[in-house]
RNA sequence: GCCCCCGUGGUGCAACGGAUAGCGCGUCGGCCUCCGGAGCCGGAAAUCCAAGUUCGAUUCUUGGCGGGGGUA
Numbered sequence: 001g002c003c004c005c006c007g008u009g010g011u012g013c014a015a016c017g018g019a020u021a022g023c024g025c026g027u028c029g030g031c032c033u034c035c036g037g038a039g040c041c042g043g044a045a046a047u048c049c050a051a052g053u054u055c056g057a058u059u060c061u062u063g064g065c066g067g068g069g070g071u072a
Base pairs, nucleotide, nucleotide: 001071002070003069004068005067006066007065010025011024012023013022018055027043028042029041030040031039048064049063050062051061052060
């Protein structure tokens, strides 16, 4: 250089083109408790950027940016 894959809360991952973008861990608050780190309940927190297609984009297209792999 060329080819392929990936980019979503703090972290690891989901999401037939249509739900209030969901789950585990973590985190914060509460309950419980002698105290809790166990258990239960609740909260905050995310779509890499810019265009395009569409009634509607996390998803499809193009171009960037970043990461990984393959090839010489």
Predicted 3D model of a 72-nucleotide RNA (transfer RNA) from a marine sediment metagenome.
The coordinates come from a structure-prediction model, not an experiment, and the mean pLDDT is 82.
Its Rfam family is "tRNA". By type it is a transfer RNA.